[in-house]
RNA sequence: UAGGAUGCAUGCCAAACCUGUUGUGAAGCGGGGACGGAAAGCUUCAGACCUUGUUUUAAGGUGGCUGAGCUGCAAAU
Numbered sequence: 001u002a003g004g005a006u007g008c009a010u011g012c013c014a015a016a017c018c019u020g021u022u023g024u025g026a027a028g029c030g031g032g033g034a035c036g037g038a039a040a041g042c043u044u045c046a047g048a049c050c051u052u053g054u055u056u057u058a059a060g061g062u063g064g065c066u067g068a069g070c071u072g073c074a075a076a077u
Stems, first nucleotide, its partner, number of pairs: 002077001012037002017032006035064001041070003045067003048062005
């Protein structure tokens, strides 16, 4: 420099649940907690699911649902 989960990271993230808080809500954020994760890093672009609503027209949520795009990593080799 290439390589890149194939098996090993005293490292990283953190589901359910509990708790405080914001929100009509889905859900977000903080703390506790670990089911899992090798992009569980980022982006709603396409689809999917969910919420609200004056109900088919709109506004939102989930990137830890799938695809796509961008970026990146311990090793083996």
Molecule: c-di-GMP-I riboswitch aptamer
Organism: Methyloprofundus sp.